[in-house]
Molecule: transfer RNA
Organism: Clostridiales bacterium DTU064
RNA sequence: GUACCUGUAGCUCAGUAGGAUAGAGCAACUGCCUUCUAAGCAGUAGGUCGGGGGUUCGAAUCCCUUCAGGUACG
Numbered sequence: 001g002u003a004c005c006u007g008u009a010g011c012u013c014a015g016u017a018g019g020a021u022a023g024a025g026c027a028a029c030u031g032c033c034u035u036c037u038a039a040g041c042a043g044u045a046g047g048u049c050g051g052g053g054g055u056u057c058g059a060a061u062c063c064c065u066u067c068a069g070g071u072a073c074g
């Protein structure tokens, strides 16, 4: 330099032939329980889906560009 893969909550990830409020587990916080802690149970908060632009009635999903990481080739 070229091609491809990945980027979604604090962490690990699901969700892609566009469709109606963006999810799970762990972690965090609150309450219950307990002499206390842990475990268990119930609940709460946390995201403009790496950034920007475009297409569309509608985009995490499609297109362009760009950033970061990785793989292969040179």
Stems, first nucleotide, its partner, number of pairs: 001073007010026004019057001028044005050066005